[in-house]
Predicted 3D model of a 134-nucleotide RNA (c-di-AMP riboswitch aptamer (ydaO/yuaA leader)) from Sulfobacillus sp.
RNA sequence: AUUGUCUGUACGCCUAAUCUCAUUAUAUUGGGACCGGGGAAACCAAAUCUGGGGUGAAUCGGAUUUCAUAUCGUAGGGUAUCUCUCGUGCCCGAACCCGCCAGCUAACCUCGGAGGUGUCAUUCGAGAGGAGGA
Numbered sequence: 001a002u003u004g005u006c007u008g009u010a011c012g013c014c015u016a017a018u019c020u021c022a023u024u025a026u027a028u029u030g031g032g033a034c035c036g037g038g039g040a041a042a043c044c045a046a047a048u049c050u051g052g053g054g055u056g057a058a059u060c061g062g063a064u065u066u067c068a069u070a071u072c073g074u075a076g077g078g079u080a081u082c083u084c085u086c087g088u089g090c091c092c093g094a095a096c097c098c099g100c101c102a103g104c105u106a107a108c109c110u111c112g113g114a115g116g117u118g119u120c121a122u123u124c125g126a127g128a129g130g131a132g133g134a
Stems, first nucleotide, its partner, number of pairs: 010119005018033005034113006044103001051101001052098004060073003076092005082129006
């Protein structure tokens, strides 16, 4: 000097998945704020019979024929460190759940707040608008 691993702090990213109070064996348990999901009238609308439906960006199509994967596109989505717009890049385009049952839906009822991951710098370019510092 470079590379890799582990631990801690800090700052970010995906996401609803954060903050806070009390308690505690500082494990946990319970509550609040806030964020998010589901069910549920009238009116309206529609469907099943080929089951149907939910969370989520994650839907649909093609070719191959190795037969189960991989692959090429795509609706849609994320990111490049204040926000928006444009440009230019890099990515994702899954998975799981309900169990014959659910459209919308006020009151009302009910549930979740996990997991994963990057970096050690002034954060790709341009414009506009902010914030902070000197």

The model forms 92% of the base pairs in the Rfam consensus.